[in-house]
Molecule: c-di-GMP-I riboswitch aptamer
Organism: Tumebacillus permanentifrigoris
Order: sequence, then structure tokens, then C1' cells
RNA sequence: AAGUGAAAAGGGCAAAUCAUGGGAAACCAUGAGACGCAAAGCCACGGGCCUUACCCACAUGGCAAUUUUUCAUGACGUGGAUGGCAGCCGGUUACCACA
Repeated sequence: AAGUGAAAAGGGCAAAUCAUGGGAAACCAUGAGACGCAAAGCCACGGGCCUUACCCACAUGGCAAUUUUUCAUGACGUGGAUGGCAGCCGGUUACCACA
């Protein structure tokens, strides 16, 4: 340096749930709490997954009209990330021990 995590030391993180706050939502922050984790440290520029308020597309109507275009509206719905998830894969850095 690469590999491995059986035992050990010092320790570390914190799922569900609850409270408060933020957000349209997904989800996030803080506190309580521990299901688990050897990278459950970091990265959302790769894949994957979640969400759709705003916005865009699909739509409807009017004038003119050969076509193109232009104006107005857009409730419900469908699709789309500029939103989110690393405790899904991946990338990257690192403590201790072993041989």
C1' cells in the first nucleotide's frame, strides 16, 4: 500500500414513534428516543426511488385566416424537476484491530 471485520479498546451515528418549527408535498431542522450501522462520515454532477405548489406541455374558446400566427382562460386529469432521498446502488475520504 492493498485486503478483512472474528474478538478487543476508545468511542461515534441514530430507524420507527412523539413534541415543536419549516415546506404545496416529498421531506428537513431541533429535542426526546434506539431499530439498527465498520463508513448509518461526505457527495444529489452517474443510475435508481419519492414528490408536483409555482412553472411548462397536452386542453378549451375568440378575432383574422389557405397555412402559419395571435389573444384570453385553464377546474379536474396526465406528463415533466428548477424540489427531495446517500439508512438503495455508486463515487470519495477516514479511526482501531487482524493477518